About this RNA:
A computed fold for a 72-nucleotide RNA from a Candidatus Spechtbacteria bacterium, annotated as transfer RNA. The organism belongs to Candidatus Spechtiibacteriota, within Bacteria. It matches the Rfam family "tRNA".
RNA sequence: GCCGGCGUAGCUCAGUGGUAGAGCAAGGCUUUCAUAAGGCCGUGGUCAGAGGUUCGAGUCCUCUCGUCGGCA
Numbered sequence: 001g002c003c004g005g006c007g008u009a010g011c012u013c014a015g016u017g018g019u020a021g022a023g024c025a026a027g028g029c030u031u032u033c034a035u036a037a038g039g040c041c042g043u044g045g046u047c048a049g050a051g052g053u054u055c056g057a058g059u060c061c062u063c064u065c066g067u068c069g070g071c072a
Stems, first nucleotide, its partner, number of pairs: 001071007010024004018055001027041004048064005
């Protein structure tokens, strides 16, 4: 330099154009003499950034950034 994968909650990841989710973590409540475990409940998001397509984009297209890999 060229090609490709990935980027979504604090972490690990779902989500194939129509309300952004799960598990774990963190917080509150409950249970116990107490702690742990258990049960219940919320909270938490610039979907890496910008532009485009579309009535509508996390999703499709282009560019940039980051990361991983391949080729030279």